[in-house]
RNA sequence: CCUGGCUCAGAAUGCAAGCUGGCGGCGUGCUUAGCACAUGCCAUGCGAACGGUAGCUUACUCAGCUUGCUGCUUGCUGACGAGUGGCGCACGGGUGAGUAAUAUAUAGAUAACGUGCCUCUUAGUCUGGGAUAGCCAUUGGAAACGAUGAUUAAUACUAGAUACUCCUUCUUACUCUAAUGUAAGUCGGGAAAGUUUUUCGCUAAGAGAUCGGUCUAUAUCCCAUCAGUUAGUUGGUAAGGUAACGGCUUACCAAGGCAAUGACGGGUAGCGGGUUUGAGAGGAUGAUCCGCCACACUGGUACUGAGACACGGACCAGACUCCUACGGGAGGCAGCAGUGAGGAAUAUUGCACAAUGGAGGAAACUCUGAUGCAGCAACGCCGCGUGGAGGAUGACGCAUUUCGGUGUGUAAACUCUUUUUAUAUGUCAAGAAAAUGACGGUAGCAUAUGAAUAAGCACCGGCUAACUCCGUGCCAGCAGCCGCGGUAAUACGUAGGGGGCAAGCGUUAUCCGGGAUCACUGGGCGUAAAGGGUGCGUAGGCGGUUAAUCAAGUCAGAAGUGAAAGGCUAUGGCUCAACCAUAGUAAGCUUUUGAAACUGAUUAACUUGAAUACAGGAGAGGUAAGUGGAAUUCCUAGUGUAGCGGUGAAAUGCGUAGAGAUUAGGAGGAACACCAGUGGCGAAGGCGACUUACUGGACUGUUAUUGACGCUGAGGCACGAAAGCGUGGGGAGCGAUCAGGAUUAGAUACCCUGGUAGUCCACGCCGUAAACGAUGAAUACUAGGUGUCGGGAGUCGAAUCUCGGUGCCGCAGCUAACGCAUUAAGUAUUCCGCCUGGGGAGUACGCACGCAAGUGUGAAACUCAAAGGAAUUGACGGGGACCCGCACAAGCAGCGGAGCAUGUGGUUUAAUUCGAAGCAGCGCGAAGAACCUUACCAAAUCUUGACAUCUCUCUGAUCGCUACUUAAUGGUAGCUUCUCUUCGGAGCAGAGAUGACAGGUGGUGCAUGGUUGUCGUCAGCUCAUGUCGUGAGAUGUUGGGUUAAGUCCCGCAACGAGCGCAACCCUUGUCUUUAGUUGCCAUCAAGUAAUGUUGGGCACUCUAGAGAGACUGCCGGGGAUAACUCGGAGGAAGGUGGGGAUGACGUCAAAUCAUCAUGCCCCUUAUGAUUUGGGCUACACACGUGCUACAAUGGUCGGUACAACGGGCAGCGAAGGGGUGACCUGGAGCGAAUCCUAAAAAGCCGAUCCCAGUUCGGAUUGUAGGCUGCAACUCGCCUACAUGAAGUUGGAGUUGCUAGUAAUCGUGAAUCAGAAUGUCGCGGUGAAUGCGUUCCCGGGUCUUGUACACACCGCCCGUCACACCAUGGUAGUUGGGGGCGCCCGAAGCCAGUGAUCCAACCGCAAGGAGGAAGCUGUGGAAGGUGAAAUCACUGACUAGGGCGACGUC
Repeated sequence: CCUGGCUCAGAAUGCAAGCUGGCGGCGUGCUUAGCACAUGCCAUGCGAACGGUAGCUUACUCAGCUUGCUGCUUGCUGACGAGUGGCGCACGGGUGAGUAAUAUAUAGAUAACGUGCCUCUUAGUCUGGGAUAGCCAUUGGAAACGAUGAUUAAUACUAGAUACUCCUUCUUACUCUAAUGUAAGUCGGGAAAGUUUUUCGCUAAGAGAUCGGUCUAUAUCCCAUCAGUUAGUUGGUAAGGUAACGGCUUACCAAGGCAAUGACGGGUAGCGGGUUUGAGAGGAUGAUCCGCCACACUGGUACUGAGACACGGACCAGACUCCUACGGGAGGCAGCAGUGAGGAAUAUUGCACAAUGGAGGAAACUCUGAUGCAGCAACGCCGCGUGGAGGAUGACGCAUUUCGGUGUGUAAACUCUUUUUAUAUGUCAAGAAAAUGACGGUAGCAUAUGAAUAAGCACCGGCUAACUCCGUGCCAGCAGCCGCGGUAAUACGUAGGGGGCAAGCGUUAUCCGGGAUCACUGGGCGUAAAGGGUGCGUAGGCGGUUAAUCAAGUCAGAAGUGAAAGGCUAUGGCUCAACCAUAGUAAGCUUUUGAAACUGAUUAACUUGAAUACAGGAGAGGUAAGUGGAAUUCCUAGUGUAGCGGUGAAAUGCGUAGAGAUUAGGAGGAACACCAGUGGCGAAGGCGACUUACUGGACUGUUAUUGACGCUGAGGCACGAAAGCGUGGGGAGCGAUCAGGAUUAGAUACCCUGGUAGUCCACGCCGUAAACGAUGAAUACUAGGUGUCGGGAGUCGAAUCUCGGUGCCGCAGCUAACGCAUUAAGUAUUCCGCCUGGGGAGUACGCACGCAAGUGUGAAACUCAAAGGAAUUGACGGGGACCCGCACAAGCAGCGGAGCAUGUGGUUUAAUUCGAAGCAGCGCGAAGAACCUUACCAAAUCUUGACAUCUCUCUGAUCGCUACUUAAUGGUAGCUUCUCUUCGGAGCAGAGAUGACAGGUGGUGCAUGGUUGUCGUCAGCUCAUGUCGUGAGAUGUUGGGUUAAGUCCCGCAACGAGCGCAACCCUUGUCUUUAGUUGCCAUCAAGUAAUGUUGGGCACUCUAGAGAGACUGCCGGGGAUAACUCGGAGGAAGGUGGGGAUGACGUCAAAUCAUCAUGCCCCUUAUGAUUUGGGCUACACACGUGCUACAAUGGUCGGUACAACGGGCAGCGAAGGGGUGACCUGGAGCGAAUCCUAAAAAGCCGAUCCCAGUUCGGAUUGUAGGCUGCAACUCGCCUACAUGAAGUUGGAGUUGCUAGUAAUCGUGAAUCAGAAUGUCGCGGUGAAUGCGUUCCCGGGUCUUGUACACACCGCCCGUCACACCAUGGUAGUUGGGGGCGCCCGAAGCCAGUGAUCCAACCGCAAGGAGGAAGCUGUGGAAGGUGAAAUCACUGACUAGGGCGACGUC
């Protein structure tokens, strides 16, 4: 950079819960248990259909009397309980269980149908009859509810008459493709109800309107791990049935019907208008309102009716609840309220029929939990308010602070003002058309009072607008994702402040968006997830050129539909808005009229796509048979003798029973050297000796032929390396498993010796590979260059051209980049396959295939916030190339062993103060601990303090001296004693007091400054501009040379520049010059025992100033005519002459809070201060760094020579004297080129020792002394005498050094009273070695790989153990839904029967017609039962998976 997921910001909700809550309007309010329901209401009405009168009203008469009531009779008006009758109860209201199509939506059909009430038209309304409820009487029952007898009415029931255009049978004519329809006729059949005078009804027929029934097409969720399904099933004939078509039902006949365009099965779900989101396309959804459907406790059934298989009807079965006198009965809120239950959760047992609508009625009217209203709830949307203006001394308070201030903040107070809201009073609508108003004394209006009654919620690390203090300290907690919290938290909790929204705010849940993250609009597949292993080919999809016709797709016009509501636009009404009203407006579907370019269909042609024929050459293409030589092995025989073989090195193994070697002969199997080539062939897998036979394909050339015959290809079929499996052969070599030998910590490996399966053949399975070009097939187009294979043209041969393959480079273009690039990963088209975060998992289950191994298909739970690709910069590599360094090598001297010194660890201790920790801590801080230092410990003491400033008071000192006391500080007492002055005081000092403060070597070096170490004196580190790249970045800085060097040269898309390198600086080496004391003395002079001692001089040495000199300048070779390098000359010095100072960008949270400074935290009669004593010096031990040695290149003794750098006044200290010595005495000289320190030592010359624990070595110890210092015990140094330890050259390992260096020798200084084997300097003597860069270590440059970036001390895999989570399997257990078989068979319909029963009609009667009970049958719900399938729950045990901070291997 890309891919890709996760998450957030938006909108919405019938919401819920948290905090808070002033008002109004309009809406909305059981999403869960289609769970159970107490109580009340929700469907009645009609007396103008009827018999009537239980109760009521009115008038009159009579009777009784308790004088205003009761009773009787008659009549009247109104009305009416119960009943008959007609209408309604199928509407309205509720709910969403069921239903994936008997549903819904859209468009049609009904010539296949019905329709009460309503409207219109025509005609009629005649004559009869018998009952019955009620009522009365008797009577059963607890009740519900009945039974019997008598009697009565109708618009109840019923017989007859009449009747068209009605129904039915048949005939004729016309129409029609036909079913059929129309018209005319014909056999048979069918009506009626009255009541009243206004009329309302009734009957028949026709028409309309309305509302329904049925049918068709299209559309309508998920699963293929549901692939086959279906017997009334599909069709026909006939019959039945229905309002009507139809297997709707029955009988018979045929064997069909549906299905990959998804049947069947399973899951889920009422559908639509709409709602919500979205730019849209889409997605999600189906509350309220409207349309349709379905349902009414569960299941079944019919009756009535115009309409039901009927929510507030009936019957039956079942479950449940209730009543009961136990015999029997009753019920169905998914109507409105309400109750319980469930739940996160959802309201009043309200008012009214005033309005709108509905039922009945002629009407008045009655009924109406429909509806209109009110109540409850911030549940939603909309509107309003909680004041407005002025007001700086920027008040108080609070917060913060750098202590100055700043913020809150004009905010408040205060002044003026208003009254929406609130409260009180008054008035008062519209909704109504004559009357009638639940709402309601409501909306509105007026007056009064008074800023009065009214602000919260979440947020402030980034996304994302908004910051500080305190508390806390990986705790408490936060968190949407990333993540925050381990002592300075803008992330937790409070506070102040701030940004946001506001009567609400934030949270949870869900849906859309963002997500182009399923991509139609609008994605991909070389490496990120993704091309099927390959071909053939079915269905399907797509398809060359020309012409004509049709009109399915397509386009245009018109018509119908698209309900209303909603949305949008405009306008209007409530003060605005929400809300409401009016007008306009759409895809789609259907019908119809046209058009004909394109697609399609049909017809006719064409040749360029495709194919065929002919002629050629190429080839490890395939199958089968045969043949060949080389090699390995084995066998036989000969020669021959001790090994062979094998490896990094060995061993196992073979061999004296003769191996290996060699010669000859033979056997057998497998593979085919050279040729051989990014050569060839094949679809892929794959194919390699030769010959023959059979056979597939491609290519080239040339004309002919067919005439689109093509491309792709789901399923399907075939092929398909190796390994593996089965059967039978074969078996030389090789060789899983196995055995042995090695290696190793181990070595179930790599190596070696053997060796089985296998490898080979035949036949049959398997069906997978990194089956890869990680790149599906086909076609067309789009710069080139250069090889090669097979043809052709061309040519003497070539060049060149062309077709087909196979490689490399490369332009445009593409790509995230890498890269691809006529063999595309470019530009386009067609078809197929596949992908959608990582893990779980290519796993589980199911199914299919397989002998098995296994293969194909292929999830989920759970879990993570990433996983991944390409490229970049680093770092790293037991990767590569080049280079450097005492890095190795070559040498010299050591360390590691001994004794001692010193530092550290450890241990000890009252304390052994603290720090430093691989290199880069450990003779380090400490250039010097007896006290002090000192920070530690014990004890004692002080508290504004040992030290600083300020304030107040007092004093005149401070200093100094003395005495007592103390372990000491301290304490007490005494003596002495200021300056200036304008006399007020000031300065200075001391004492006392108060509080601000002092003080802290207390913590944090991981809060810091400064300083330092280290890589490393390594050669690197960067920048500006330009250029390249989407970008990180690159280039420059790489490359070729060269250098000590990114030093320089050359080249180069770079050109320049900076910090480093080098140089400039100091010192040393040569010379010149200047100057000449304290230095020097050549010449001259003087003097001495001797000496620059003196005069003199400045030549020399020297001193210290200034210069010169060295620059690859000169010569030659090499090199590129360069840089440079090699050699030479000259020169004191030669290639940075030697040494030093000098340390780039950065790394290590490196070191230091105890040098110093400093933030924050901590202590404040102590973690501060003072003092005495002790400790830092301890000592079983371990390590580092040194010194001295172990000796003869030496020790000891004597003599003798030559330095340099330095230091010196509280100092160096001479000569002289004393002492064995340390040292003492002494005090000349010198503040130093003058004097002192000061003797240099190794060296040289002699003497001695003679290889030994010594005349080496000096530790340790004793005694006696010296010095410093208040003080030498803990705990100093030195001297003398005595003592005389270890040690005889040091294991593994390891350090330093390249020339005046190592080694060795002495010498000085800092610190310091004293106390160096340490440190820093100085000179004397003065080596060896370096072939070289293979290796070890460190570093630099380039390059390469990377899964690392805290950067290899990285990252990271698996088992085991433990905790938790979800899942699979499982002996089984339990439950659900569905189907199938059998049994039983309720209600009711239908059919049959009907010996029993019956008013109407006929009949004098008997009887008949007609009907009913009863019985039987078909089918039939619930129930019972059986066998299987299926879906879930659960299950000891078991399997793998995920996740978890410390475990194990």